[in-house]
RNA sequence: AGAGUUUGAUCCUGCCUCAGAUUGAACGCUGGCGGCAUGCUUAACACAUGCAAGUCGAACGGCAGCGCGGGGAGCUUGCUCCCUGGCGGCGAGUGGCGGACGGGGGAGUAACGCGUAGGAAUCUACCCAGUAGUGGGGGAUAACCCGAGGAAACUCGGGCUAAUACCGCAUACAUCCCACGGGAAAAAGAGGGCCUCUGUUUCAUUGCUCUCGCUAUUGGAGGAGCCUGCGUCGGAUUAGCUUGUUGGUAGGGUAACGGCCUACCAAGGCGACGAUCCGUAGCUGGUCUGAGAGGACGAUCAGCCACACUGGGACUGAGACACGGCCCAGACUCCUACGGGGGGCAGCAGGUGGGAAUAUUGGACAAUGGGCGCAAGCCUGAUCCAGCCAUGCCGCGUGUGUGAUGAAGGCCUUCGGGUUGUAAAGCACUUUCAGGGGCGAAGAAAAGCACCCGGUCAAUACCUGGGUGUCUUGACGUUAACUCCAGAAGAAGCACCGGCUAACUCCGUGCCAGCAGCCGCGGUAAUACGGAGGGUGCGAACGUUAAUCGGAAUUACUGGGCGUAAAGCGCGCGUAGGCGGCACGUCAAGUGGGGUGUGAAAGCCCCGGGCUCAACCCGGGAAUUGCAUUCCAAACUGGCGAGCUAGAGUACGGUAGAGGGAGGUGGAAUUUAGGGUGUAGCGGUGAAAUGCGUAGAUAUCCUAAGGAACACCAGUGGCGAAGGCGGCCUCCUGGACCGAUACUGACGCUGAGGUGCGAAAGCGUGGGGAGCAAACAGGAUUAGAUCCCCUGGUAGUCCACGCCGUAAACGAUGAGAACUAGCCGUUGGGCCGCAUGCUGUUCGGUGUCGCAGUUAACGCAUUAAGCUCUCCGCCUGGGGAGUACGGUCGCAAGAUUAAAACUCAAAGGAAUUGACGGGGGCCCGCACAAGCGGUGGAGCAUGUGGUUUAAUUCGAAGCAACGCGCAGAACCUUACCAUCCUUUGACAUACUCGUCGCGGCACCAGAGAUGGUGCUUUCAGCUAGGCUGGACGAGAUACAGGUGCUGCAUGGCUGUCGUCAGCUCGUGUCGUGAGAUGUUCGGUUAAGUCCGGCAACGAGCGCAACCCUCGCCUUUAGUUGCCAGCAUUCAGUUGGGCACUCUAGAGGAACCGCCGGUGAUAAGCCGGAGGAAGGUGGGGAUGACGUCAAGUCCUCAUGGCCCUUACAGGAUGGGCUACACACGUGCUACAAUGGUAGUGACAAUGGGUUAAUCCCAAAAAACUAUCUCAGUUCGGAUUGGGGUCUGCAACUCGACCCCAUGAAGUUGGAAUCGCUAGUAAUCGCGUAACAGCAUGACGCGGUGAAUACGUUCCCGGGCCUUGUACACACCGCCCGUCACACCAUGGGAAUUGGUUCUACCCGAAGGUGGUGCGCCAACCUGACUGUCCGGAGGCAGCCAACCACGGUAGGAUCAGUGACUGGGGUGAAGUCGUAACAAGGUA
Repeated sequence: AGAGUUUGAUCCUGCCUCAGAUUGAACGCUGGCGGCAUGCUUAACACAUGCAAGUCGAACGGCAGCGCGGGGAGCUUGCUCCCUGGCGGCGAGUGGCGGACGGGGGAGUAACGCGUAGGAAUCUACCCAGUAGUGGGGGAUAACCCGAGGAAACUCGGGCUAAUACCGCAUACAUCCCACGGGAAAAAGAGGGCCUCUGUUUCAUUGCUCUCGCUAUUGGAGGAGCCUGCGUCGGAUUAGCUUGUUGGUAGGGUAACGGCCUACCAAGGCGACGAUCCGUAGCUGGUCUGAGAGGACGAUCAGCCACACUGGGACUGAGACACGGCCCAGACUCCUACGGGGGGCAGCAGGUGGGAAUAUUGGACAAUGGGCGCAAGCCUGAUCCAGCCAUGCCGCGUGUGUGAUGAAGGCCUUCGGGUUGUAAAGCACUUUCAGGGGCGAAGAAAAGCACCCGGUCAAUACCUGGGUGUCUUGACGUUAACUCCAGAAGAAGCACCGGCUAACUCCGUGCCAGCAGCCGCGGUAAUACGGAGGGUGCGAACGUUAAUCGGAAUUACUGGGCGUAAAGCGCGCGUAGGCGGCACGUCAAGUGGGGUGUGAAAGCCCCGGGCUCAACCCGGGAAUUGCAUUCCAAACUGGCGAGCUAGAGUACGGUAGAGGGAGGUGGAAUUUAGGGUGUAGCGGUGAAAUGCGUAGAUAUCCUAAGGAACACCAGUGGCGAAGGCGGCCUCCUGGACCGAUACUGACGCUGAGGUGCGAAAGCGUGGGGAGCAAACAGGAUUAGAUCCCCUGGUAGUCCACGCCGUAAACGAUGAGAACUAGCCGUUGGGCCGCAUGCUGUUCGGUGUCGCAGUUAACGCAUUAAGCUCUCCGCCUGGGGAGUACGGUCGCAAGAUUAAAACUCAAAGGAAUUGACGGGGGCCCGCACAAGCGGUGGAGCAUGUGGUUUAAUUCGAAGCAACGCGCAGAACCUUACCAUCCUUUGACAUACUCGUCGCGGCACCAGAGAUGGUGCUUUCAGCUAGGCUGGACGAGAUACAGGUGCUGCAUGGCUGUCGUCAGCUCGUGUCGUGAGAUGUUCGGUUAAGUCCGGCAACGAGCGCAACCCUCGCCUUUAGUUGCCAGCAUUCAGUUGGGCACUCUAGAGGAACCGCCGGUGAUAAGCCGGAGGAAGGUGGGGAUGACGUCAAGUCCUCAUGGCCCUUACAGGAUGGGCUACACACGUGCUACAAUGGUAGUGACAAUGGGUUAAUCCCAAAAAACUAUCUCAGUUCGGAUUGGGGUCUGCAACUCGACCCCAUGAAGUUGGAAUCGCUAGUAAUCGCGUAACAGCAUGACGCGGUGAAUACGUUCCCGGGCCUUGUACACACCGCCCGUCACACCAUGGGAAUUGGUUCUACCCGAAGGUGGUGCGCCAACCUGACUGUCCGGAGGCAGCCAACCACGGUAGGAUCAGUGACUGGGGUGAAGUCGUAACAAGGUA
């Protein structure tokens, strides 16, 4: 740091996905040791049990229990009981301090809760420092005793008693109040030591002194309360909220300010800089990630807050509205004698439950810290330790060296080998860790005791500070560390191996099973599934899942965009806001710099140190980008003051214009009406019909009416902000431009909300209505036609007024400003020049082209999409969806604002190459046309389908399967079926044993194969060895064999486009790139054939030519050929000859070469001459790159799979020849251009063993005769009879001959085929295979035409261009309804629950207020000496307001369910059509 995925390929946009780091994790598999950390994220659900807050006898009265001492009793002589506060001490109680800390979890809280920086009107127990005190009295009450009630919890009555408990009095430096005169308000003692006094000398008191307390007060420290600035999540589909609300005055209340509370007065306060409401959430230091900025989080540790079963409340206290306190209400739970009571683990353990998931009902107060205490000490689930868990981080080990016959085994294999692999074994070493035995730190300093030196004091005592010595104190702990012993001994797994992404083979499976993070694998050769071998990565772990950040510049501050990819509001005006020209002065808010304070500690970073290292821990530093305060500066921004004129505006004079509104007016045309003329049609279409017309249409003339729109001018001309605006005239009115001066002096730009304008259609009311024309009707078209076309036709279109507020409202391009080459048009002004229409220049508008620049490209380019600034709007994958719900607007239609669930891995832009088009241009072809002859109808032949069958073997399937494989199925062929047989096999190689000829003939059984028997014959070579070769038989294995499957695993061969003219490459150039160029263009050609031009220049495979054949000539050679002349027989037979024919070798000849024309003078084309042949002379062979997964595994070859007494081999018989039917290819016909009969001539190819002899052999034609238009003298099927031939054999199932029979058929519907010259048509002949079998195939010759204007159309093809949503490429793609399944969602009568608001009712506990006739020790007072009265003060009770829970009624809101219903999404092949993409067939 990037990568994969949209495409045939490319660039871009854009989403999705991956690689990284991390976690309080969980799950799967595996698991040796140690250190350090962490460990209910869920049910703030409900909890059994134990423990978690006590302590002080130096505050007090006491003494239940224990121990000691003393006394007594019983006796078992060492136990039991009783008494005794004398001692150690101490249950319960009074009292003090502490239970407000420590510990827990995060429900609530969007708040001064937290963070940060400040502030003033406060309190503070214990602690520290200072000042002043600590005098003298009083009355009670628990405990205890007695009694009572109750199941219990507990409660009540009577009696005794103490205090550091309680209450007065005195005093008052300081304190508080004050009207400045004054007034108010304290205290408690306890312990140690010494001495004196008093007393009933044990003991108590006084005095002195020390210590600890106590009271008042000041200050401090630490703690707490309060106030303020700033910061602190999401939603506007929450826009208005508020009545103690905002402020004031007075009072109350609080520790303290304050509407904190009350009364009165005023009507304020908050809010778009987001109030209120809803949802969510403890906040922070920090943690994770990131280069950073940011984003996410807030476990452990630390600070703050809030909470303690839920709700409310206060009491006590320095501090609480109190986790292990109280009261009340509620839910839950427990006990109960049913009357009533008890409880609160979100303390530590632990159990239940929930959950994917989270530990021991452990040890100790040894250390650190806390409470109480003078202290010893006690308490402490805080804490320190241990236990459990790979939960995380870190460290160590599971050995080290050597060892090649590269062992065995495994796996693969091309069978040679390769790999596992120095890996193992073997040999030589080591011993960390674990195991066993020893030794053994540190964590411990104190306190206590003794002594010494100080302080205090009258004191050497007491007490106390320091030092020395001594004596002890360890949960962990079988500690760490060290050492000894033995032995390689006890210790390796997990994931992955198609690409991303490091790592490949075999087997199994066969769109199955399965995998998958994305793309995607799997349908018989899977590196993607499962297993194995091997490999890669990490390693006591490794993977998966979940989650966060990153990559993602994919919310863009750093750091994105908006013409066409998502994205500029339809257009103005304008509020708030944002931004703002030149120069001066001033202030110092922003800004820059310095200082100070703070920014807790921990953490991060750096340095150093301690555990053997590390993790971890300790010390120091840096940092903490912030806030506050202070000083300095004054450039820039800002505020203020005073100026300027370049921005902006005003005045003056002109100009152009379909700018707007209102009123008037004009002609052409359509229609209608009236009248005239006139007669049979008009109209309409692709063609028609509906329609109109003899009741007189259309046409034509005159007149009238009415409505709407304004031809020509007219123009990428004008005006307007946009929508938009078009006859002419008048009135009213907005804006723009030009010119020269004067004036104002920044008055400007943009513009969230707001407001106005806003095409067409539509709506309301009232008019109007000629033409046009949704809906509708009819006619056509069509498979259908609710369309396109036609005939009609109503809303509407028009006017007035009012709504609607949207458009592809588009330049798909917001507004404003500055800058950045130009050329050429056009429009409105000004100026200069020459001069009468030009040139130059300037300002404003509107176009085309184009440079730099820019862009993904296309393109834009002074009218920017360039470059820079300001402001606004908008975008963030596709679909769902501009939809639902809610709100606002509207009469409605609807508009606006605007989601989610779910689903996909794309959707998209531009450009490229193809392909395609019912796009265009050019061109070709028996492609059409022009012709000739056929097929399709009949009969038959043959092939195919179908059907049938035991089998009817298999293949071929549009053209390019179907007289095809088959150049020939009676057996054979033969692969099929039935039956009968064989099993190393009919065939190949190898081994062992035996026998040796092989072979021939005959007989028996059998359908035959086969089996049995008999007769005949007895192999060759030599080194002479039972050696070699060969043959046969038997045996055993390896193996043979397969026309079994896969032509979609293949080779080879073939078909087809197509004998079409194309298909490519190298270098260069252009383009970001795919690609382009060349190969396009102008001519020309049969041709990418050639010429010219050209950022191309060349080249290759194709074309052509070279090859064969036919046509002309020459030459060579003349036998088996030929015979002109000669001889001969009359058969070219023979002699002779080689001229001719012919044969088969070699050569020549044709090249647009010549002439004329044309064309660029080129290529070429046209015509002519000559020539046997003329423009590739005819024909053949020859088939580019490729396409069709075209055909063939049944020619052959071959991978893989399958069968192996059978899917192999042999045999007999059958079948491939079936037959209702359908199709293809043919033959023969339907007749007179003919049939029949007779006569009758001429071939070539080829075959016969051989170049011509010889043999196989013509027909049509031609001539004569007859038939005379009929199912015939046409036609010959079918059938009967008789034969011939081949063959082992013609039954299934051959061909031919003769006689007889004599079917359909009278020229063939729709449709369709071949052919352009020696061709079609017609006539016969030959050959291959073959025993035999042709109407087939391949060849041969005879006779021998017609037509082609031409390229509009059909089909196929080539080139260029254009469009494309196609690329499996139009047999493409693709849309919507319907049907089915599933999913999420909206509406929905209603129903359930939560939250909340308003009004009212009820009103527990509680504090406050009132009352208080009942009750009360202290103080006061009277009376009187003890019973009692009164006062002050207080209590119970009662009343009132407040108020929790609860209730009633009505709303609001959220969520769940919901018959039915709406659309949406997804799904392999469903139905109907064909909407879109090409002019997509109506753009």
Molecule: small-subunit ribosomal RNA
Organism: uncultured prokaryote